[in-house]
Context: one part of a larger RNA
RNA sequence: CGCUGGUUAAGGAACUCUGCAAAAUGACCCCGUAACUUCGGGAUAAGGGGUGCCCCUGCUGGUUUAUAGCUUGCGGGGGUCACAGUAAAUCGGCUCUGGCGACUGUUUAUCAAAAACACAGGACUCUGCUCAACUCGAAAGAGGAUGUAUAGAGUCUGACGCCUGCCCGGUGCCGGUAGGUUAAGGAAGCGGGUUAGUCGCAAGGCGAAGCUCGCGACCGAAGCCCCGGUAAACGGCGGCCGUAACUAUGACGGUCCUAAGGUAGCGAAGUUCCUUGGCGGGUAAGUUCCGUCCUGCAUGAAUGGCGUAACGACCGGAGCACUGUCUCAACCAGCGACUCG
Numbered sequence: 001c002g003c004u005g006g007u008u009a010a011g012g013a014a015c016u017c018u019g020c021a022a023a024a025u026g027a028c029c030c031c032g033u034a035a036c037u038u039c040g041g042g043a044u045a046a047g048g049g050g051u052g053c054c055c056c057u058g059c060u061g062g063u064u065u066a067u068a069g070c071u072u073g074c075g076g077g078g079g080u081c082a083c084a085g086u087a088a089a090u091c092g093g094c095u096c097u098g099g100c101g102a103c104u105g106u107u108u109a110u111c112a113a114a115a116a117c118a119c120a121g122g123a124c125u126c127u128g129c130u131c132a133a134c135u136c137g138a139a140a141g142a143g144g145a146u147g148u149a150u151a152g153a154g155u156c157u158g159a160c161g162c163c164u165g166c167c168c169g170g171u172g173c174c175g176g177u178a179g180g181u182u183a184a185g186g187a188a189g190c191g192g193g194u195u196a197g198u199c200g201c202a203a204g205g206c207g208a209a210g211c212u213c214g215c216g217a218c219c220g221a222a223g224c225c226c227c228g229g230u231a232a233a234c235g236g237c238g239g240c241c242g243u244a245a246c247u248a249u250g251a252c253g254g255u256c257c258u259a260a261g262g263u264a265g266c267g268a269a270g271u272u273c274c275u276u277g278g279c280g281g282g283u284a285a286g287u288u289c290c291g292u293c294c295u296g297c298a299u300g301a302a303u304g305g306c307g308u309a310a311c312g313a314c315c316g317g318a319g320c321a322c323u324g325u326c327u328c329a330a331c332c333a334g335c336g337a338c339u340c341g
C1' cells in the first nucleotide's frame, strides 16, 4: 500500500452521474392502517406496544374411572435479574409524485432483462374441404386434421374504460368488361431464290407447279389502359391577405392550391430546434422534477389516441429513517505485499 471484515467524536448525503456502497428495517403476538380502486385490492400500508425467568390462579382439548399424573392451547394476578429477554443465527427500510409497459411470463448462452418480445382481448383478409386456404417437398407424400367457417391460416393492434375523425388522386388489393393495346399461333395477299418449260444465232431474257426465304391486311387470351369499390390496406391529412369603437386577438371575409387539408384528445412530451420557453410549486439556492399555458422547428387516433386500480431486479423527481458516501480521517483483525530466512 492492497483485499476481506469490525468500530468510531461532532455533523448526517455536505459525497456522487446516482445514497453507488454501507448502515438502518427485520421473527411472532396485539392495536391500528389513508388516497385511490376494476371493490379483488392498496396492506406486513403507514404508525405504535409486547416478548426472559419464578410463584399463584381461571378456562380448554387429549389420555384417563379420576382437577392422581402427563400433556395441547387461551388467559388473569404477583414477583425477580440484566444496559439489553425473537439477548446468537436466520429474518421487509418506508412514504409521496411522475414516465413507460396492463398484469404472471420471454429475450441478446459469453458486456443490454428493458419501455423490447409474448400475452388474454380487438380488427381485417384468405379458406366451402373427392388435395380447404397455407406450409414442407423436383415427386410420391406429409403437416393443416382423423379438424370443417363458434374451424384453420396470414397480418396488424395489445388487459380494462372512453373512443378511433377526413382523404380512394398515387401504390396495393377486390370487382367489372363495351372500347383501345397485345404474344405464341393462324392467315388472304405480296415480294425474293430455285427451274421444267419457253423466247433468242448467241450473250441473255421471261418463267408454271413444287420446295424454300421474307413481308404481311386480318383473327388472336390474360395483362395493361379503362370503369367502379376498398384506409383496424401501403399511405396522406395546406398557403397567403384582410377584418371587431384603445390596443391586442380574429368568431368573420377574400384568394390560390389539393385526393383531402389534422376532428376528439394530448402537448416544451422518451416527440420542443430556438430553450435553462413563460407562469406557479417544491429548495436558502432547482438546465432535473410536478402543475399550467400552447408560439406542436417536427403530436394525434389499432405504424392506435387519451385515461387507468394492481403489478415492475424498468427509468425520472422529492421526503423520513439511517449511516465513514462525505467534512476527514483514525484504529483493530485476518490475508497478501514488504524485511529476514
Base pairs, nucleotide, nucleotide: 001336002335003334004333005332006331007330008329010327011326014325019322027051028050029049030048031047036041038159052080053079054078055077056076057075058074059073061071062070063069081085093320094319095318096317097316098315099314100312101311105117106116121157122156123155124154125153126152127151134143135142136141160307161306162305163304165237166236167235170234171233172230173229174228175227176226179225180224181223185219186218189215190214191213192212193211194210197206198205199204238256239255240254241253242252265299266296277293278292279291280290281289